[in-house]
RNAcentral holds the sequence, with entries from ENA. Transfer RNA from a Ktedonobacteraceae bacterium, 73 nucleotides, folded computationally. The organism belongs to Ktedonobacteraceae, within Bacteria. Its Rfam family is "tRNA". It is annotated as a transfer RNA. The prediction has a mean pLDDT of 81.
RNA sequence: GUCGCUGUAGCUCAGUGGAUAGAGCGGCCGUCUCCUAAAUGGCAGGUCGUCGGUUCGAGUCCGACCAGCGACA
Numbered sequence: 001g002u003c004g005c006u007g008u009a010g011c012u013c014a015g016u017g018g019a020u021a022g023a024g025c026g027g028c029c030g031u032c033u034c035c036u037a038a039a040u041g042g043c044a045g046g047u048c049g050u051c052g053g054u055u056c057g058a059g060u061c062c063g064a065c066c067a068g069c070g071a072c073a
Stems, first nucleotide, its partner, number of pairs: 001072007010025004018056001027043005049065005
C1' cells in the first nucleotide's frame, strides 16, 4: 500500500429498517443474617467509533474517514 473482519453500558456481548436500544457480569440502594458470604428485589449507567447520504423511519443499508485485529504485498 491492497483486501477482509470488528467498533453498541465500566467489562463480555445480543439486537430481521419500525414500540422508550437490551442481557450477563460489575457498581449503588434495600430485604434476609448476630455479622459476612450466598440468595433475592430495585436503581443508575448509552452521542450505538466520527462525519455525511438513502429512507416516512437507520444501531441495522450506502460512502468517506478514524481505531483495533488478520491476510497479502